[in-house]
This record gives sequence, C1' cells and structure tokens, in this order.
RNA sequence: GGCAGGGUAGCUCAGUUAGUUAGAGCGCGGCACUCAUAACGCCGAGGUCGUGGGCGCGCACCCCACCCCUGCUA
Repeated sequence: GGCAGGGUAGCUCAGUUAGUUAGAGCGCGGCACUCAUAACGCCGAGGUCGUGGGCGCGCACCCCACCCCUGCUA
C1' cells in the first nucleotide's frame, strides 16, 4: 500500500428493509432489607451512536471522504 471486520453509556456488547422512546448486562448513586456487611429487590444518573459532508419528509442504520483499532496479505 491492498483486502476484510470493527468504532453505540465508565466497561462488554445488541439494535435495523431509515419511522413513534437509543437499549441490555456489569459498574456507579440513592432507597429498602439486615444487629451489620454482602447478595436479592426498587428507583435513578450517565450517550453530539468515531469526525465532516450528501440524499431524503425523516438516518445509529443508506452514499462519499477522512481518523482510529484488529486481522490477513504484499
């Protein structure tokens, strides 16, 4: 350099033929329970969906460019 996969919450990931709310588990905070701690239970906070542009009534999702990570290859 070429090819392929990936980038969504602090971490690991899901999401779809673009359509009503962007989600799960863990973690974090609060409450409840307990003599107390842990576990279990309830509630909550936390996201410019890698960046910029395009198409469109409307993009996490489609198109283009770029950046970063991983693998293969030369």
Transfer RNA from a Candidatus Daviesbacteria bacterium, 74 nucleotides, folded computationally.
The sequence was found in a public genome assembly.
The prediction has a mean pLDDT of 81.
The source organism's lineage runs through Bacteria, Bacteria candidate phyla and Candidatus Daviesiibacteriota.
It matches the Rfam family "tRNA". By type it is a transfer RNA. Gene Ontology term of the family: triplet codon-amino acid adaptor activity.